[in-house]
Context: one part of a larger RNA
Molecule: large-subunit ribosomal RNA, domain IV
Organism: hydrothermal vent metagenome
RNA sequence: UCGUGGUAAAGGAACUCGGCAAAUUGGCCCCGUAACUUCGGGAGAAGGGGCGCCUCAAGUAGGUAAAGGCCCUCGCGGCCGGAGCCCAAAGAGGUCGCAGAAACCAGAGUUGAGCGACUGUUUACCAAAAACACAGGUCUCUGCUAAGUCGCAAGACGAAAUAUAGGGACUGACACCUGCCCGGUGCCGGAAGGUUAAGUAGAGGGGUUAUCCCCCGACUUGUCGGGAGAGAAGCUCUGAAAUGAAGCCCCGGUGAACGGCGGCCGUAACUAUAACGGUCCUAAGGUAGCGAAAUUCCUUGUCGGGUAAGUUCCGACCCGCACGAAUGGUGUAACGACUUGACUACUGUCUCUACCACGAGCCCA
Numbered sequence: 001u002c003g004u005g006g007u008a009a010a011g012g013a014a015c016u017c018g019g020c021a022a023a024u025u026g027g028c029c030c031c032g033u034a035a036c037u038u039c040g041g042g043a044g045a046a047g048g049g050g051c052g053c054c055u056c057a058a059g060u061a062g063g064u065a066a067a068g069g070c071c072c073u074c075g076c077g078g079c080c081g082g083a084g085c086c087c088a089a090a091g092a093g094g095u096c097g098c099a100g101a102a103a104c105c106a107g108a109g110u111u112g113a114g115c116g117a118c119u120g121u122u123u124a125c126c127a128a129a130a131a132c133a134c135a136g137g138u139c140u141c142u143g144c145u146a147a148g149u150c151g152c153a154a155g156a157c158g159a160a161a162u163a164u165a166g167g168g169a170c171u172g173a174c175a176c177c178u179g180c181c182c183g184g185u186g187c188c189g190g191a192a193g194g195u196u197a198a199g200u201a202g203a204g205g206g207g208u209u210a211u212c213c214c215c216c217g218a219c220u221u222g223u224c225g226g227g228a229g230a231g232a233a234g235c236u237c238u239g240a241a242a243u244g245a246a247g248c249c250c251c252g253g254u255g256a257a258c259g260g261c262g263g264c265c266g267u268a269a270c271u272a273u274a275a276c277g278g279u280c281c282u283a284a285g286g287u288a289g290c291g292a293a294a295u296u297c298c299u300u301g302u303c304g305g306g307u308a309a310g311u312u313c314c315g316a317c318c319c320g321c322a323c324g325a326a327u328g329g330u331g332u333a334a335c336g337a338c339u340u341g342a343c344u345a346c347u348g349u350c351u352c353u354a355c356c357a358c359g360a361g362c363c364c365a
Base pairs, nucleotide, nucleotide: 001360002359003358004357005356006355007354008353010351011350014349019346027051028050029049030048031047036041038173052095053094054093055092056091062086063085064084068080069079070078071077096100108344109343110342111341112340113339114338115336116335120132121131136171137170138169139168140167141166142165148157149156150155174331175330176329177328179261180260181259184258185257186254187253188252189251190250193249194248195247199243200242204238205237206236207235208234211230212229214227215226216225217224218223219222262280263279264278265277266276289323290320301317302316303315304314305313
């Protein structure tokens, strides 16, 4: 000096990002217990008092229960019975110590707000949470060889189920609610028209050649060889109309589908503001509720509260840079090793350190 424990005058959070850590509290019995509330809770709320041992109470209350007796459905049954054994408390009196839940063990509490209803789950080894899940709500698919899923298939799960069932998606107890927009995208429905594949179809065109004609050469004068041209059928290569489904275009619907939910100018008898008017654009221009918020940049907004002093906190205001209604909105008792503000108690966190014990370090052997 460090580690782990212990003690501390006066003060008592002045420490610090923050009461981190430590201290306080702690058991049982009795008294007593607020707001709020989903009437269950909150609650061990909070806040108080008692506690050893001895005598009496008292071998009492209470517990357990043998023998014996009665009943019997006959049983390891029922009832009566009380020997024996175990053995309090209230209350009263006495008594010892610094101390009686004497050690170990063994809740600190109150209050405001945020988030999440709750118990649960999670990053094995830096995150336990406001994240996930959750009952509940809604939409949607699925009529059974179900939809969906795994598999090449056979087959299997779903389910030995059957719409009060099963799958998918979103939301997330409960209470009050959940507004407007279907133009885009998605989904559902429609089938008149437009477009549209393979296929069907095959007008026409190309290639090839039997044959014919022409030119050249040879000779036995009608044959052979070479070359140019025309050219059917067949074969073959192409190929225009016409026909041709879903889809798309098109016509509707649909938001607890993906999503979206305006700008400028003027106006009231102080000023300010604008119930009101005008205009442009849009599919429609944000309703209720909430709001400097886990969302507010400007911002330590402004006012109020709390403090001697408060960038945090609480209550308001509304100018919402850039809240807003199941990507749910606003509340909410209970709950939380969650986040944040305040207070009481308590303390070596601190003013401001000191000492003690054990261990390490250090020196010597």